[in-house]
C1' cells in the first nucleotide's frame, strides 16, 4: 500500500464482497499460573430477608442499671433470755426515700438526613458545551473584623390517668423542662422614607460621607479555675448555588405557517433575585424558509474507537454537569428540597386486617423472581482515604478499602533446555526405488520458572504508644522429580499452507468468485503443511479500506445527473482611482480552555499492563494593542461593463383585418359509354337509376408548388402565398449622455409542441375509434385495400407534458489556423482584392476525454451563480399533500431482490444489410431416384432364449465387413474346466509327448501302449503350489495413434518496428490481376515461416540407349494358316534417359507493370488431363471391438473350451444398388476389335463325355514366353410388328453340378417347366462441364465356396453454360448487433 466480482478479451463507470483495528459482548470448541481492569447493553419490570443515616446526656426533663451518702426498713436471724407463747438483738439486708458518681436512652432540642450511593425513563432544552454578565441575587457549617448577650413571660412532648381501636395509630384530661417558643429593652450595624453634597456608570443607577424619623437581636452549657465549646447583629472573604446572555448542539418539509398570556406597555403582587412569573387595563403585536409549529429519536460533555489528516461512529467504566427516585400532582421544614431509604393526595400494584380500616416503594450494597445471547457473594472490615454528630472518647458509615465468582480485557510467565542418525518402530504416501513425519522420540546430560510440601515472613500505620479486614498474603530461603501443564481455526482464488481415501448435482461447502454430476489440493475423514496460542475461531455493531457524499477530496454529451424556456424578489458573487474605518484577515500579549485521558521525559512495581511526577498540548472562546495588502464599508472619482439618444440595416419575429391562384372533394348542366376504382396478386366498394373520362359553371373548407439553402428571425415552444396596420427583438457605425445602473437566480410569474377536455362555430381533404367490409395469414383484433366518427381548422378557456435534443444550464475573460455562407462596415471612388464586427455550418492543432469525440459557436483554460446525480430492479410506482372538469400533472417512499444493471470501443459469429468474388450452387442440359421385382445396409414402442456390439443431418445406413453354414462369434441354450487356451518366474513331482481301444453331440473322461534330447550339469515335455494370466467388461467426456469433415477452400501466424491507456490494428487493407495472401503498383511498415504454386508418379510429342519372351519394314526361306524359321534393330512396343511450354514471339489492351484478348508456330497454349500431397483450427466428431493406454469392474467368472442355435426372424419405414417396363429393342446366326491384371495348396489348353452347370485328361506356365480369355456393346444377315408381347424376369416345382467334415436352418451355379408385379414412374429429390456423362463388357483383392457390393481396365462417345436476379456453400472489404455455448444465439409475454 491494496485485491476479487459486469466481458471471448479491453477500457471505464459503478455497486457489492474481503484482508485491518475495535467491543461493558454472546455462542462453539479447549483451558497451567499471576498482575491490574472489567461485569444486566434485555424489564425506570415486580421484588422476600438483612443491612445501605445517624449522632450529640457537655442543650433538657425524666426513666433505667449499678455503685455510693444518708435514713427509714419488710424478710431472715449469730446470739442471749425465756413463762417455750416469745422477746431483745449483731449481721445479712428485700424494698421505700435521699446524696453522689458511671453506664444506659424512649422523649423535648440541636445538627445532619439537599452529602455521598444508585439509573438513564424523560428532556431537543440556556438540559448540555464554551465565552461574558448580574448595577438583578442567596450562601448553614469554616476564616478574619467589628458589636454585643439586660430582664421577664406563657407553653408543651415525656410522664400519670383514661377513651376508641383487631392493628397502625389518635383522642381527652392533668403535671413538667430547656440551647424549644414569644414579648420588652439596648442598636455598633442593617432595612427603609426624606432631603443634601462628592464622585463613578451605556442605561435603569451604584459608591462614599454627614443628618432625621421608622422597625430589628441574643443561650447557654463544661470545668476547681484559666479557659473552651457554643449563641445574637453587622461587614468582608472563601466555598455552594440562582439568574440572563453570544455561539455551537440529530432526523423528517409527504410538518409551512405558529401564537391570545400570545408580543409589548403601565400599575399591582410574588420572588432571595430580574422577568407574563401571576393578575388588571391598554396596544396589537411575536415567531417563521437563516427552517417556526408540529413529528420522531436522544441525557450532554471531557473523553473512547477509528482514520495519513479531515472526518466518522460512540458517551459503558473513571471525572463534570443535568434530570429522575413505582406513576401524576402538591406543597411544608431548613441556609440549602419541592426531598430515593421526609410528610400530603390521588391512581396502579402488592401486603395485613377483627372488613371499620391500615402499611409499602432496591434506578443504595448483597439477594429473589422474571425477561434474555447474556453479566458476579444474601462475603470480611471500618486497619486506611474520605463522610456525619460529639469539647472528646468515639458511634455511624454496603462511601471506601479487600477478598469471592467469570480468560470478560490488558499484560506477563510456564508446559523444558543442550546433545542425539540405526534417519528406528508405527502412521501416511509411493512411480515399490523411495519420501514424509523427523532429531521428533528412545537415549545421554542438564536446569527447576511454575506446580506441590516445609520454613521465615512483610511494606501499607500516621502520632510517643497502641491499632491491619487484606493475610500467615507478596517476597525470601530451601527440598525433591522432566515431573502436574496445548489447543482452536485454516490449506480453490483473494490468503501463509497438500496429498491420499470416501461420496458421485447425493451428503454437503459458502465472506465474494463460486465448488459437487466417478480420477474434488473446494464436501467428509486421515497424514502433512500454515496461523495463532492459553487461548482460537464464529456471530453482532462501528470506523477504515470508500475519493461511493468528494471541506482536504468527486461528477453531470453517450455511463446516474443540465431545470423544455425566458423574466425576476431574497441571497451568494462583482470593473478602475483615491482617502478614511477596521467588521472579516493577519501578528503580539492577558485570560479561561477543571482533573483524568492522549504525546513526550523521567521514576515505582523483578519486566510489562498498571501506577506516579514533570513537560508539552489541548489547534477552541473572551479581552487588549497593533498592521491596512485583500474582501467589507463610508466619501469623492473615472469609463472599458451595462444602459439611453440620434444615423443606417436585414429578417417566414408577434398581433390583427383583408385579398388571390393552383389543387381535391361536391352540386346542377353538357359531351361520351362500360366499365372505373384498387393492389404484390385481389376484391370490399362505386357504376346503364348513365359511374370513371371530358367540358363550362357554382359552392365550401383547408394549405401555400417553385423561390428554398446545414438560409434567416424568434428566449423556447415554434414561424414560410400576397397587401395594409399596429408592435417586439437584433446588427452595423458614430461616441453626445448616465456612470457599475451588472452577471446569475431558491422560491415566485409568464410564455410553452401533439394529443386530450369544456362551450359555441366549422367542416373540403387526409384520418385515431369502429362489435365496419375486403384481403393475406395456421389465426391477423395488426401491416395493404375500400369506407369512415372523433378530431385535425376558427374564437373563448383548460391542460403543462415530449428523444421540448447540441441528450451539452447561464454569464464574462482568455487560448493555432483554414475554408463556405447570412447581416453590416470601412479602405475617397471602383474592386473578382484586404480589413473589421455580429450570426451561422464544415475540416483542424494545442489541451481535454474511458473512449466516442469536442476543439474561438468548447466537451480547453479560469471566475461567478443556479438545477440535478449517487448499483440494478421495485418505481417516476404506492401513500399523503398541492393543481386540474377529466385524463391526469407535480413532489415522491419503503418492503423485497439482484451481483451486477451500465458506457465506449476490441475481435469474431450473424443479419429475409450492402459491395466484389468463386463452386455442376443456380441457370442450360444428359442420364438417374422416388412407381415395380429382387439384392444389399439400416430403423422398429416388431419377434426371439438370443436376434451381439458399434456407426446417426451433411460428414450414419452396398458403413467398419477385401466376402457369417462349422470357424469367424463377441449373443443364447445346454455339457464339462478353474495356474486355466497364451506369457513369465520359483519351489517340488514324474511311466514326457505321442499313438491305439471303448464312451460321449462334442469338449473331455476311461483305459491300453509307450521311458524324448544330452557324456553330465541339465534342457524339453507334463502334474501339483505360489507370484500371476485372461476379458471383443465400463468410459472415444480421462488418452494415445489413425480417420472423417469444413476443403485443395486460400487461408493461419510470427520477428522487429509503429500505433493504441488497453483489448487490438498495422502489415494481410487500398487500385489492378490469379485457380490462389498468384504477382504487380501504392502504402508505416521491413522481413519471415506454415498452407498455394513448383519439385514426385502416370497420360499426350520427339529423340537417343538396349532389342526378348516383344516387333516384322527391307532381303531369304517355309506353311492349309500364322514373324512360323534364317535375319533385321527401321516401325509398333516395352524398359530407361533427355528434350519440349515459356506469354518465349507478334499485334492490341493495361499504369513504361502485374497480366489479358487474339494470332503465328506448335503434338500440346496460357495451371495440357488426372494423381498423390490436406495449412492454424473447428466439430468434447469417430474409434477403449485394428492396436496401446489411465482409472474402476469380474477372477470354479463378465475368463477358457465344446456342441448346437442365432446374428439370415419380419405386420412395416428409409437409404444405395441390380434388373426391366421395350423396336436406338428382343431373338437366333455370322464376322471383328481392348486395357489392365492373375496364376503352383495355382492358373489350365487340346482332345473325349454332357443340352448345361461340370466331368475325364493333363500339354504348357513362378508368367511381354503358357493360361484364365469368350472381349461386349458393334458390323452384316434372318426374324419379331407395339402386344403384358418373342418385353420382362421374379416367385415356384422337378432334376442336377460344384466347394466343403457338413449345404435343414442357411452357398453359388445348371437345365426343363411355371411366367408375378412392372407400359417411363407424386412431392419431392442425387451426378455430371470432356474422352466427361451416359453406354459395353473385361479383370481384381477378399476367398474352400459364396457379388447386383467394393476397386481398377479399356471399348463405343453425347448435350449444354444465355449469365449471376434467385437457392445452397465459400472467400474478401463494410456496416448494424442487447450474439460470444456465437442465430440452432438472445429474449418478451400468457398460462402450468
Nucleotide at each position: 500500500a491494496g485485491a476479487g466480482u459486469u466481458u471471448g478479451a479491453u477500457c471505464c463507470u459503478g455497486g457489492c464482497u474481503c484482508a485491518g483495528g475495535a467491543u461493558g459482548a454472546a455462542c462453539g470448541c479447549u483451558g497451567g499460573c499471576g498482575g491490574c481492569g472489567u461485569g444486566c447493553c434485555u424489564a425506570a419490570c415486580a421484588c422476600a430477608u438483612g443491612c445501605a443515616a445517624g449522632u450529640c446526656g457537655a442543650a433538657c426533663g425524666g426513666a433505667g442499671u449499678u455503685c455510693u451518702u444518708a435514713a427509714g426498713g419488710a424478710a431472715u436471724g449469730c446470739g442471749a433470755c425465756u413463762u417455750c407463747g416469745g422477746u431483745c438483738a449483731a449481721a445479712u439486708g428485700a424494698c421505700u426515700u435521699u446524696u453522689g458518681a458511671a453506664c444506659u436512652u424512649a422523649g423535648u432540642g440541636g445538627c445532619g438526613g439537599a452529602c455521598g450511593g444508585g439509573u438513564g425513563a424523560g428532556u431537543a432544552a440556556c438540559g448540555c458545551g464554551u465565552g461574558a454578565g448580574c448595577a438583578a441575587c442567596c450562601u448553614g457549617c469554616c476564616u478574619u473584623u467589628c458589636a454585643g448577650a439586660g430582664g421577664g413571660g406563657g407553653a408543651u412532648a415525656a410522664c400519670a390517668u383514661u377513651u376508641g381501636g383487631a392493628a397502625a395509630c389518635a383522642g381527652a384530661u392533668g403535671c413538667u423542662a430547656a440551647u424549644a417558643c414569644c414579648g420588652c429593652a439596648u442598636a455598633a450595624g442593617a432595612u427603609u422614607a426624606c432631603a443634601g453634597u462628592a464622585c463613578c456608570g451605556c442605561a435603569u443607577g451604584a459608591u462614599a460621607c454627614a443628618g432625621u424619623g421608622a422597625u430589628c437581636a441574643a443561650a447557654g452549657g463544661a470545668g476547681c479555675a484559666a479557659u473552651c465549646c457554643g449563641c445574637u447583629g453587622a461587614a468582608a472573604g472563601a466555598u455552594g448555588g440562582g439568574c440572563u446572555c453570544g455561539c455551537g448542539u440529530c432526523c423528517g418539509a409527504u410538518u409551512a405557517g405558529a401564537u391570545a398570556g400570545u408580543u409589548g406597555g403601565u400599575g399591582a403582587g410574588g420572588u432571595a433575585a430580574c422577568g407574563g412569573c401571576u393578575c388588571a387595563c391598554c396596544a396589537a403585536g411575536u415567531c417563521g424558509a437563516c427552517g417556526a409549529u408540529c413529528g420522531g429519536u436522544a441525557g450532554c460533555c471531557g473523553g473512547a474507537c477509528u482514520g495519513a489528516g479531515a472526518g466518522g461512529u460512540u458517551g459503558a467504566a473513571c471525572g463534570g454537569c443535568c434530570a429522575c427516585a413505582u406513576u401524576g400532582g402538591g406543597a411544608c421544614u431548613g441556609a440549602g428540597a419541592c426531598a430515593c431509604g421526609g410528610c400530603c393526595c390521588a391512581c396502579a400494584c402488592u401486603c395485613c386486617u377483627a372488613c371499620g380500616g391500615g402499611a409499602g416503594g432496591c434506578a443504595g450494597c448483597a439477594g429473589u423472581g422474571g425477561g434474555g445471547a447474556a453479566u458476579a457473594u444474601u462475603g470480611c472490615a471500618c486497619a486506611a482515604u474520605g463522610g456525619g454528630c460529639g469539647a472528646a472518647a468515639g458511634c455511624c458509615u454496603g462511601a471506601u478499602g479487600c477478598a469471592g465468582c467469570a480468560a470478560c480485557g490488558c499484560c506477563g510467565c510456564g508446559u523444558g533446555a543442550g546433545g542425539g542418525a540405526a534417519g528406528a518402530c508405527g502412521g501416511u504416501u509411493u512411480u515399490c526405488g523411495g519420501a514424509u513425519u523427523g532429531u521428533a522420540a528412545a537415549c545421554c546430560u542438564c536446569u527447576g520458572u511454575u506446580u506441590u510440601a516445609g520454613g521465615u515472613g512483610a511494606c501499607g500505620a500516621a502520632c510517643a504508644a497502641a491499632u491491619g479486614a487484606c493475610g500467615g498474603u507478596a517476597a525470601c530461603c530451601g527440598a525433591g522429580u522432566a515431573g502436574g501443564a496445548a489447543g482452536c481455526c485454516a490449506c480453490g482464488g483473494c490468503u501463509a499452507a497438500c496429498u491420499a481415501c470416501g461420496u458421485g448435482c447425493c451428503a454437503g461447502c459458502a465472506g465474494c468468485c463460486g465448488c459437487g454430476g466417478u480420477a474434488a489440493u473446494a464436501c467428509g475423514u486421515a497424514g502433512g503443511c500454515g496461523g495463532c496460542a492459553a487461548g482460537c475461531g464464529u456471530u453482532a455493531u462501528c470506523c477504515g479500506g470508500a475519493a461511493u457524499u468528494a471541506c482536504u477530496g468527486g461528477g453531470u454529451g453517450u455511463a446516474a445527473a443540465g431545470g423544455g424556456a425566458g423574466c425576476g424578489c431574497a441571497g451568494g458573487c462583482g470593473g478602475g482611482a483615491u482617502a478614511g474605518c477596521u467588521a472579516g484577515u493577519c501578528a503580539g500579549c492577558u485570560g479561561u480552555g477543571a482533573a483524568a485521558a492522549c504525546u513526550a521525559u523521567g521514576g515505582g512495581c523483578u519486566c510489562a499492563a498498571c501506577c506516579c511526577a514533570u513537560a508539552a498540548a489541548c489547534u477552541g472562546c473572551a479581552g487588549u494593542u497593533g498592521a491596512a495588502a485583500c474582501u467589507g464599508u463610508u466619501a469623492u472619482u473615472c469609463u472599458u461593463g451595462a444602459g439611453u439618444g440620434g444615423a443606417g440595416u436585414a429578417g417566414a419575429g408577434g398581433c390583427a383585418a383583408g385579398c388571390a391562384g393552383a389543387a381535391u372533394u361536391c352540386c346542377g348542366a353538357g359531351u361520351g359509354u362500360a366499365g372505373c376504382g384498387g393492389u404484390g396478386a385481389a376484391a370490399u366498394g362505386c357504376g346503364u337509376a348513365g359511374a370513371u373520362a371530358u367540358u363550362a359553371g357554382g359552392a365550401g373548407g383547408a394549405a401555400c408548388a417553385c423561390c428554398a439553402g446545414u438560409g434567416g428571425a424568434g428566449a423556447a415552444g415554434g414561424c414560410g402565398g400576397c397587401u395594409u396596420g399596429c408592435u417586439g427583438g437584433g446588427c452595423u457605425a458614430u461616441a453626445a449622455c448616465u456612470g457599475a445602473c451588472g452577471a446569475u437566480g431558491a422560491g415566485g410569474c409568464u410564455a410553452g409542441a401533439a394529443a386530450g377536455c369544456u362551450g359555441g362555430g366549422g367542416g373540403a381533404g387526409a384520418g385515431a375509434a369502429c362489435g365496419a367490409g375486403g384481403a393475406u395469414u395456421a389465426g391477423a383484433u395488426a401491416c395493404c385495400c375500400u369506407g369512415g366518427u372523433a378530431g385535425u381548422c376558427c374564437c373563448a378557456g383548460c391542460c403543462g407534458u415530449a428523444a421540448a435534443c447540441g441528450a451539452u444550464g447561464g454569464a464574462c475573460g482568455c487560448u493555432a489556423g483554414g475554408u463556405g455562407u447570412g447581416g453590416g462596415g470601412g479602405g475617397a471612388c471602383g474592386a473578382u482584392c484586404c480589413c473589421c464586427c455580429c450570426g451561422u455550418g464544415c475540416c483542424g492543432c494545442a489541451g481535454c476525454c474511458a473512449a466516442c469525440g469536442c476543439a474561438u459557436u468548447a466537451a480547453g483554460u479560469g471566475u461567478c451563480c443556479c438545477g440535478c446525480g449517487u448499483g440494478g430492479g421495485g418505481a417516476g410506482u404506492a401513500c399523503g399533500g398541492c393543481c386540474g372538469c377529466a385524463a391526469g400533472g407535480c413532489u415522491a417512499a419503503a418492503a423485497c431482490u439482484c451481483a451486477a444493471a451500465g458506457g465506449a470501443a476490441u475481435u469474431g459469429a450473424c443479419g429475409g444489410g450492402g459491395g466484389c468474388c468463386c463452386g455442376c450452387a443456380c441457370a442450360a442440359g444428359c442420364a438417374g431416384c422416388g412407381g415395380a421385382g429382387c439384392a444389399u445396409g439400416u430403423g422398429g414402442a416388431u419377434u426371439u432364449a438370443a436376434u451381439u456390439a458399434g456407426a446417426a443431418g451433411c460428414a450414419a445406413c452396398g458403413c467398419g465387413a477385401a466376402g457369417a453354414a462349422c470357424c469367424u462369434u463377441a449373443c443364447c441354450a445346454g455339457g464339462g474346466c478353474u495356474c486355466g487356451a497364451c506369457a513369465u518366474a520359483u519351489g517340488g513331482g514324474u511311466g514326457a509327448a505321442g499313438c491305439g481301444g471303448g464312451g460321449g453331440a462334442g469338449a473331455c473322461c476311461c483305459u491300453g501302449u509307450g521311458u524324448c534330447c544330452g557324456a553330465g550339469a541339465g534342457g524339453a515335455g507334463u502334474c501339483c503350489a505360489u507370484a500371476c494370466a485372461g476379458g471383443u467388461g465400463g468410459u472415444g467426456c480421462a488418452u494415445g495413434g489413425c480417420u472423417g469433415u469444413u476443403g485443395u477452400c486460400a487461408g493461419c501466424u510470427u520477428g522487429u518496428g509503429u500505433u493504441g491507456u488497453g483489448a487490438g490494428a498495422u502489415g494481410u487493407u487500398g487500385g489492378g490481376u490469379u485457380a490462389a495472401g498468384u504477382c504487380c503498383c501504392g502504402c508505416a511498415a521491413c522481413g519471415a515461416g506454415c498452407g498455394c504454386a513448383a519439385c514426385c508418379c502416370c497420360c499426350g510429342c520427339c529423340g537417343c540407349g538396349u532389342g526378348u519372351u516383344g516387333c516384322c519394314a527391307u532381303c531369304g526361306g517355309g506353311u492349309g494358316a500364322u514373324g512360323c524359321c534364317g535375319g533385321g534393330a527401321a516401325c509398333c512396343c516395352a524398359c530407361g534417359c533427355g528434350g519440349g511450354a515459356c506469354c518465349g514471339c507478334c499485334g492490341c489492351c493495361g499504369u513504361c507493370a502485374a497480366g489479358g484478348c487474339g494470332g503465328a508456330g506448335g503434338a500440346g497454349g496460357g495451371c495440357g488431363g488426372g494423381g498423390a500431397c490436406g495449412a492454424c483450427g473447428u466439430c468434447a466428431a469417430g474409434u477403449c471391438a485394428u492396436c496401446a493406454u489411465g482409472c474402476c469392474c469380474c477372477u470354479u467368472a463378465u475368463g477358457a473350451u465344446c456342441u448346437g442355435g442365432g446374428c439370415g426372424a419380419c405386420a412395416c419405414a428409409c437409404g444405395u444398388g441390380c434388373u426391366a417396363c421395350a423396336a436406338u429393342g428382343g431373338c437366333g446366326g455370322u464376322c471383328a476389335c481392348a486395357a489392365a491384371g492373375u496364376g503352383a495348396g495355382g492358373c489350365a489348353a487340346a482332345c473325349c463325355c454332357g443340352c448345361g452347370a461340370g466331368g475325364g485328361g493333363g500339354a504348357g506356365c513362378a508368367a511381354a514366353c503358357c493360361a484364365c480369355a469368350a472381349a461386349a456393346a458393334g458390323g452384316c444377315c434372318g426374324u419379331c410388328c407395339c402386344a403384358g408381347u418373342u418385353c420382362g424376369g421374379a416367385c415356384u416345382g422337378u432334376a442336377g453340378u460344384c466347394u466343403g467334415c457338413a449345404a435343414c436352418c442357411c452357398g453359388a451355379c445348371u437345365a426343363c417347366a411355371c411366367g408375378a408385379a412392372g407400359c417411363u414412374g407424386g412431392a419431392a429429390u442425387c451426378g455430371c462441364u470432356a474422352g466427361u456423362a451416359a453406354u459395353c463388357g473385361c479383370g481384381a483383392a477378399u476367398c474352400a465356396g459364396a457379388a447386383u457390393g467394393u476397386c481398377g481396365c479399356g471399348g463405343u462417345g453425347a448435350a449444354u453454360a444465355c449469365g449471376u436476379u434467385c437457392c445452397c456453400g465459400g472467400g474478401u472489404c463494410u456496416u448494424g448487433u442487447a450474439c460470444a455455448c456465437a442465430c440452432c444465439g438472445c429474449c418478451c409475454g400468457u398460462c402450468a
A computed fold for a 1392-nucleotide RNA from an uncultured bacterium, annotated as small-subunit ribosomal RNA. Its Rfam family is "Bacterial small subunit ribosomal RNA". The coordinates come from a structure-prediction model, not an experiment, and the mean pLDDT is 85.